[in-house]
RNA sequence: GCCCCGGUAGCUCAGCUGGAUAGAGCAGCGGACUUCUAAUCCGCAGGUCCCUGGUUCGAGUCCAGGUCGGGGUA
Numbered sequence: 001g002c003c004c005c006g007g008u009a010g011c012u013c014a015g016c017u018g019g020a021u022a023g024a025g026c027a028g029c030g031g032a033c034u035u036c037u038a039a040u041c042c043g044c045a046g047g048u049c050c051c052u053g054g055u056u057c058g059a060g061u062c063c064a065g066g067u068c069g070g071g072g073u074a
Base pairs, nucleotide, nucleotide: 001073002072003071004070005069006068007067010026011025012024013023019057028044029043030042031041032040050066051065052064053063054062
């Protein structure tokens, strides 16, 4: 250089054939329980879906370019 895979919450990830409000676990915060802590249970908060543009009534999802990470190849 070329090819392939990936970037979604603080972390690890799901998100199907484009559809209605973007989710889970862990972590965080509040509460219940407990003499206290831990565990357990209930609740809450947390998102420019890597960036820019395009297609579409509608994009995390499709297309183009860029960028970062990983792998392959001479």
This is a predicted structure of a 74-nucleotide RNA (transfer RNA) from a Solirubrobacteraceae bacterium. It matches the Rfam family "tRNA". Rfam classes the family as a transfer RNA. The sequence is in RNAcentral, with records from ENA and MGnify.